[in-house]
Context: one part of a larger RNA
Molecule: large-subunit ribosomal RNA, domain I
Organism: Bellilinea caldifistulae
RNA sequence: AGCUUACGGUGGAUGCCUUGGCGCCAAGUGCCGAUGAAGGACGUGGGUCACUGCGAUAAGCCUCGGGGAGCCGUGAACAGGCGUUAUAUCCGGGGAUGUCCGAAUGGGGAAACCCGCCGCUGCGAACCAGCGGCAUCCUGCACUGAACACAUAGGUGCAUGGAGGGGAACCUGGGGAACUGAAACAUCUAAGUACCCAGAGGAAAAGAGAUUAUUCCCUGAGUAGUGGCGAGCGAAAGGGGAACAGCCCAAACCAUCCCGGCUUGCCGGGAUGGGGUUGUAGGGCCAGGCAUAUGGGAGUUACAAAACAAACUGUUAGCAGAAUGGUGUGGGAAAGCCAACCAGAGAGGGUAAUAGUCCCGUACGCGAAAACGGUUUGUCUCCCGUCUGGUACCUGAGUACUGCCGGGCACGCUAAUCCGGCAGGAAGCUGGGGAGUCCACUCUCCAAGGCUAAAUACACUUGGCGACCGAUAGUGAACAAGUACCGUGAGGGAAAGGUGAAAAGUACCCCGGUGAGGGGAGUGAAAUAGAACCUGAAACCGUAAGCUU
Numbered sequence: 001a002g003c004u005u006a007c008g009g010u011g012g013a014u015g016c017c018u019u020g021g022c023g024c025c026a027a028g029u030g031c032c033g034a035u036g037a038a039g040g041a042c043g044u045g046g047g048u049c050a051c052u053g054c055g056a057u058a059a060g061c062c063u064c065g066g067g068g069a070g071c072c073g074u075g076a077a078c079a080g081g082c083g084u085u086a087u088a089u090c091c092g093g094g095g096a097u098g099u100c101c102g103a104a105u106g107g108g109g110a111a112a113c114c115c116g117c118c119g120c121u122g123c124g125a126a127c128c129a130g131c132g133g134c135a136u137c138c139u140g141c142a143c144u145g146a147a148c149a150c151a152u153a154g155g156u157g158c159a160u161g162g163a164g165g166g167g168a169a170c171c172u173g174g175g176g177a178a179c180u181g182a183a184a185c186a187u188c189u190a191a192g193u194a195c196c197c198a199g200a201g202g203a204a205a206a207g208a209g210a211u212u213a214u215u216c217c218c219u220g221a222g223u224a225g226u227g228g229c230g231a232g233c234g235a236a237a238g239g240g241g242a243a244c245a246g247c248c249c250a251a252a253c254c255a256u257c258c259c260g261g262c263u264u265g266c267c268g269g270g271a272u273g274g275g276g277u278u279g280u281a282g283g284g285c286c287a288g289g290c291a292u293a294u295g296g297g298a299g300u301u302a303c304a305a306a307a308c309a310a311a312c313u314g315u316u317a318g319c320a321g322a323a324u325g326g327u328g329u330g331g332g333a334a335a336g337c338c339a340a341c342c343a344g345a346g347a348g349g350g351u352a353a354u355a356g357u358c359c360c361g362u363a364c365g366c367g368a369a370a371a372c373g374g375u376u377u378g379u380c381u382c383c384c385g386u387c388u389g390g391u392a393c394c395u396g397a398g399u400a401c402u403g404c405c406g407g408g409c410a411c412g413c414u415a416a417u418c419c420g421g422c423a424g425g426a427a428g429c430u431g432g433g434g435a436g437u438c439c440a441c442u443c444u445c446c447a448a449g450g451c452u453a454a455a456u457a458c459a460c461u462u463g464g465c466g467a468c469c470g471a472u473a474g475u476g477a478a479c480a481a482g483u484a485c486c487g488u489g490a491g492g493g494a495a496a497g498g499u500g501a502a503a504a505g506u507a508c509c510c511c512g513g514u515g516a517g518g519g520g521a522g523u524g525a526a527a528u529a530g531a532a533c534c535u536g537a538a539a540c541c542g543u544a545a546g547c548u549u
Stems, first nucleotide, its partner, number of pairs: 001548009015534001016498002020469002022466009031166002039101003042055003046078001049075003061095006070082003106115003116134007136163003139159006170201001171199005181188001185228001215242005225233002246451003249396001253274010279429001281395003284391007295384005307379010318366002324339004340357002342346001348360003401424007411436001431446005485492002505533001508520004
């Protein structure tokens, strides 16, 4: 020095565990903000580092309920207190307070700071202090008021008026890539994706036939198509489901008021009210017939719009809840054995090991002063003509459509339908659009105004579940985690769980530097469970013995 065996050190794999994650389902809920949000800064405790809570009334104040013996949040103890039969702690509803920054809004500013003006109050002129107000834009109203006579622009003031900013996803609109694929690359693809901007809401969007279409799911179907007919892209009709809801204007015509023009009784315009809303055309106007309400219908999400009451029900705290003993091994019984009981409850968790009957619960039931939601009923509110004939007054115009170009449609085209740019540019009910170029016929529908719940998307809360993970996994994060740390910054971003049933966390003695660490003693079932603490693999390092050199 090597090998083997034994015993250790180091190390933290493995096993077991779970407080944390992940996913799905069901029900419910869904915007916040000038009454100052989201998010922060700084404070706040007996002493207070971090977290949590709270705001100079500062781990809290008031009130209404619940609850009932313990409590003063956590890491985490100490000191000092509070409460015990109802006013503790605690849980829920409502309210009060709520510094400073932040849209931040009196002005400024290097956020959490600096500096003002006006009014009121403090016996108050000044200083100081307290309270209230003072941003901008829009809208409305009032008063003023140029060029330029009226007017208009502008100016000033007022207002129980509105906006501003935030929001993880989800939604609509306006813009809009490239890598990549095509085995290169240009049409094409990626993809109308990522990203940027604007806006809205609890959903959004769409939507009531000039039939593509309200929306969503399954199918049709990777079909028909499209495609340097390459790579790829990729429907619809139809069928089956979910959910269902329809309406209002403009115009014709009538009335009232106002304005203008003049030829002074007409025309034009505006406002308001009535009327009216469709394609087997409908409506208006004129003429004629019939009909009437102590009746009928509808309604708060569209179709007009507000409030109240009652009943039932739900959410936000809770209540109640059956039934076991012995023996015995063990440190410990819930194991074993013996004998019982409950069960509308033998889901689950805890308790020194494996408990239906020990604890929390579970099944079946019960419960709200207050706030909020739902359903129904009532009060309440709104509405109520129809037929026949005639007339030809109305029925959405720089629109439809055409040419060229572009976009979007699964469709890259000679391409229907839809949208836009430029240039042209209708008809008007004896009218007009569509049926995939186009023409005829036929069928079908009525554009150029508007509103509209549900089924759908996403998230959160509560409950349940899992051939989901179990600490290099599962969230980045089971722990003071978006922390420590890194970066000027945008941003990046960890590691780190386990003594024991219970701290019973080693009194006392000894060595040592009044150490570190250890040896006794003691606790404990166990201390090779001693806090660098369950198990404790391997690499690696030793000690002892044997063998080899």